This is a predicted structure of a 103-nucleotide RNA (SAM riboswitch aptamer (S box leader)) from Clostridium tyrobutyricum. Model confidence (mean pLDDT): 82 of 100. RNAcentral holds the sequence, with entries from MGnify.
RNA sequence: UCUUAUCGAGAGAGAUGGAGGGACUGGCCCUAUGAUGUCCGGCAACCUGAAUUAUUUAUAUUCAAUGGUGCUAAUUCCAGCAGAGGUAAUCUGAAAGAUGAGA
Repeated sequence: UCUUAUCGAGAGAGAUGGAGGGACUGGCCCUAUGAUGUCCGGCAACCUGAAUUAUUUAUAUUCAAUGGUGCUAAUUCCAGCAGAGGUAAUCUGAAAGAUGAGA
């Protein structure tokens, strides 16, 4: 970089450390009643393992956090493009982004 699945649920009044953070832009927010980060804790079944089902190497259901990741303010915080709608509210689908798996 490409393909594909998911993104309205879940998760600490701990330690450390000190100013910034929420991808980008615009909003709107969080933050010295201490952010981002790191450690510990926690959440979760994407990969993985087990059982059952089924049977073509499929599929489905249930269980497991030991292993590989991931996540742990706000719907991916909202909008950014297109469509519907009365140019509104609102709704839908993309795009972009994030994560997993494969190439």